[in-house]
Context: one part of a larger RNA
RNA sequence: GCCUACGAGUUGCGCUUCACUGGCGAGGUUAACCGCUGCAGGCGGGAUAGCCGAAGCGAAAGCGAGUCUGAAGAGGGCGAAUAAGUCAGUGGAGGCAGACGCGAAACCUAGUGAUCUACCCUUGGCCAGGGUGAAAUUUCGGUAACACGGAAUGGAGGCCCGAACUGUUUAGCGUUGAAAAGCUAUCGGAUGAGCUGAGGGUAGGGGUGAAAGGCUAAUCAAACUGGGAAAUAGCUCGUACUCUUCGAAAUGCCUUUAGGGGCAGCGUGAGUGAAGAGUCUGACGGAGGUAGAGCUACUGAUUGGAUGCGGGGGAGGCGACUCCUACCAAGUCCUGACAAACUCCGAAUGCCGUCAGAUGUUUACUUGCAGUGAGCCUGUGGGUGAUAAGGCCCAUGGACGAGAGGGGGAGAACCCGGACCAACAGCUAAGGUCCCCAAGUGUAUGCUAAGUUGGAGGAACGAGGUCUGACUGCAUUGACAGCCAGGAUGUUUGCUUGGAAGCAGCCAUUCAUUUAAAGAGUGCGUAACAGCUCACUGGUCGAGCGGUUGGGCGUGAAUGAUACUCGGGCAUCAAGCAUACCACCGAAGCUUUGGAUUCCUGCGCAAGCGGGAUUGGUAGAAGAGCAUUCCAACGACGGAGAAGGAGCACCGAGAGGGCUACUGGAGUAGUUGGAAGAGCAAAUGUAGGC
Numbered sequence: 001g002c003c004u005a006c007g008a009g010u011u012g013c014g015c016u017u018c019a020c021u022g023g024c025g026a027g028g029u030u031a032a033c034c035g036c037u038g039c040a041g042g043c044g045g046g047a048u049a050g051c052c053g054a055a056g057c058g059a060a061a062g063c064g065a066g067u068c069u070g071a072a073g074a075g076g077g078c079g080a081a082u083a084a085g086u087c088a089g090u091g092g093a094g095g096c097a098g099a100c101g102c103g104a105a106a107c108c109u110a111g112u113g114a115u116c117u118a119c120c121c122u123u124g125g126c127c128a129g130g131g132u133g134a135a136a137u138u139u140c141g142g143u144a145a146c147a148c149g150g151a152a153u154g155g156a157g158g159c160c161c162g163a164a165c166u167g168u169u170u171a172g173c174g175u176u177g178a179a180a181a182g183c184u185a186u187c188g189g190a191u192g193a194g195c196u197g198a199g200g201g202u203a204g205g206g207g208u209g210a211a212a213g214g215c216u217a218a219u220c221a222a223a224c225u226g227g228g229a230a231a232u233a234g235c236u237c238g239u240a241c242u243c244u245u246c247g248a249a250a251u252g253c254c255u256u257u258a259g260g261g262g263c264a265g266c267g268u269g270a271g272u273g274a275a276g277a278g279u280c281u282g283a284c285g286g287a288g289g290u291a292g293a294g295c296u297a298c299u300g301a302u303u304g305g306a307u308g309c310g311g312g313g314g315a316g317g318c319g320a321c322u323c324c325u326a327c328c329a330a331g332u333c334c335u336g337a338c339a340a341a342c343u344c345c346g347a348a349u350g351c352c353g354u355c356a357g358a359u360g361u362u363u364a365c366u367u368g369c370a371g372u373g374a375g376c377c378u379g380u381g382g383g384u385g386a387u388a389a390g391g392c393c394c395a396u397g398g399a400c401g402a403g404a405g406g407g408g409g410a411g412a413a414c415c416c417g418g419a420c421c422a423a424c425a426g427c428u429a430a431g432g433u434c435c436c437c438a439a440g441u442g443u444a445u446g447c448u449a450a451g452u453u454g455g456a457g458g459a460a461c462g463a464g465g466u467c468u469g470a471c472u473g474c475a476u477u478g479a480c481a482g483c484c485a486g487g488a489u490g491u492u493u494g495c496u497u498g499g500a501a502g503c504a505g506c507c508a509u510u511c512a513u514u515u516a517a518a519g520a521g522u523g524c525g526u527a528a529c530a531g532c533u534c535a536c537u538g539g540u541c542g543a544g545c546g547g548u549u550g551g552g553c554g555u556g557a558a559u560g561a562u563a564c565u566c567g568g569g570c571a572u573c574a575a576g577c578a579u580a581c582c583a584c585c586g587a588a589g590c591u592u593u594g595g596a597u598u599c600c601u602g603c604g605c606a607a608g609c610g611g612g613a614u615u616g617g618u619a620g621a622a623g624a625g626c627a628u629u630c631c632a633a634c635g636a637c638g639g640a641g642a643a644g645g646a647g648c649a650c651c652g653a654g655a656g657g658g659c660u661a662c663u664g665g666a667g668u669a670g671u672u673g674g675a676a677g678a679g680c681a682a683a684u685g686u687a688g689g690c
Base pairs, nucleotide, nucleotide: 001690002689003688004687005686006685011097012096013095015094016093017092018091019090020089021088022087023086024085027052028051029050033045034044035043036042056063057062066078067077068076069075100238101237103235107228108227109226110225111224112223118202119201120200121199122198123197124196125195126194127192129161130160131159132157136153137152138151139150140149141148165189166188167187170185171184172183173182204220206216207215208214241625242624243623244622245621246620251264252263253262254261255260265372266371267369268368269367270366271365272364277362278359279358280357281356282355283354284353285352286351292345293343294342299339300338304334305333306332307331310328311327312325313324314323315322316321375400377398378397379396380395381394382393383392384391405416406415407414420595421594422593423592425591426590427589431585432584433583434569435568436567440582442581443580444579445578446577447576453571454570461556462555465553466552467551468550469549470548471547472546473545474544482540483539484538485537486536488513489512490511494506495505519534523532524531596615598613599612600611601610602609603608626679628676629675630674631673632672633671634670636668637667644663645662646660648658650657651656
């Protein structure tokens, strides 16, 4: 892991409540127990036991359709008037019990443990060999005597090296091991606070501890065993056959509350009722201060200008007073503009009401039973944040949740569209129609040259890319571009300067003359000149050429880390972009044909027939069924073969049912009822097998 078996809402109660069925009914009903008998789900008693109901109010005495409070004939509270219960059965739910099943860590109580290990007590045992050489003693030297020095002897030590023994430092191996702590190498101690045998002691909030929360029998921040005990678990997991109808919530308030609850909201079943309820549309009437707008309409903030109360600075020697000022600046005027907590104004929508139309139970109330109370994405209006977030918090729609199908390459939420069943029928939606890939290499007119693009998403800024609109200038009296020629004189203007001659710089009436035209000079150039060139003019040529501005498509800006890519191939008068149009493809949408369900409605006693609508679905509510075991009644089958097994193109919408050659070898189905140890895929489920 698979298979088989087992495995979870049960049972009890003089409990509570609701529904249905039945009995009796202002009453209903017996319990223990007793008797009888046909021995059962029987009959009778137990009825001046008890319980519920028929009357309430008050703390109570008590009074009573009233009563309590109160001084009260007041007011007020709770009642009556407005009246049906009770007993039994079945079902839904609640309560008390282990109460759907499994699951703690723990707590308490009574015991069992020191054969492991910690420490202690008693009594024993053990420590190869080698080294070092303390005190003391003897002797020699030495001293006044000591001291002191040398040698010999001696054999001390938590001394040294190192086996046994004991420990376990480091590394490797081992890690479903040879071993639930080992093996190999290495290493510490090894006469000591040493190691060790035997016997004994200390016991669980206790012991023991050279102290690590260590050890206390492979168990220790409180051992183990039995019991309280099915502790408790607002937590996790699991919770078993089918079909049908409806179908949520993830919100508000409160909560020692926040992943749990209570009440409300939203779901479902049953019942009741009706004003014509609810919903939508239109008309009319209302309340309101949002969007917007506005501000010499307030509060606050605010741009520039004019005026300049007042002030600063300066002057008149000081003062007084006056004057001046490129400073500050009130108020007023002109001008520009801002505000969630500004408003002289002010919508749309939404909300309330009345009337009319449409729809047709969708509505309201009572009552049984819930689930939900972690939401999430997206459009829109906001707050917060950074006009960040797949962010956080509100409001209002939609979706997902609980929604399959088609599109979007792929995809909870985007676009289309809501799946009762069947069909090798048709039409469409979004989106598509060159190939992958169903359908146009469609029509018409433009644009793009960047593979831009062909999904979305790239900016400021830059550019004789290209198409197009508007305005405007020049042009056959010849424009624009090119080519040929001229481009001069006063003059090297003046100043400056070493020099300054059109061209380092400064100034200027940047003038004047000759001219077809030619600047006191556009750029290159020289030390300064020179030289080249431009403006400007003529000629040649022969028809358009410039400027400004708007729009379309493109271009640069544009750099990312493994190998590129629009989904791919690929595509250029397109298979790109734009506009218009036609055709087609395309879904579980719609239609067609057949069938089924539920509800409403017409007919009908009913069965049923006709019409209309309906049938996605998690939590959950409701309904109808299938199967298993046992019991009762009825009526059956079976050694001429029961159950079980195996198999089948059979029946039923399904759970399921049925037929049968074969196997099997002794019991078993059917119908109608009843009762449950009543259905397994999951619980790291339990046991067995493989």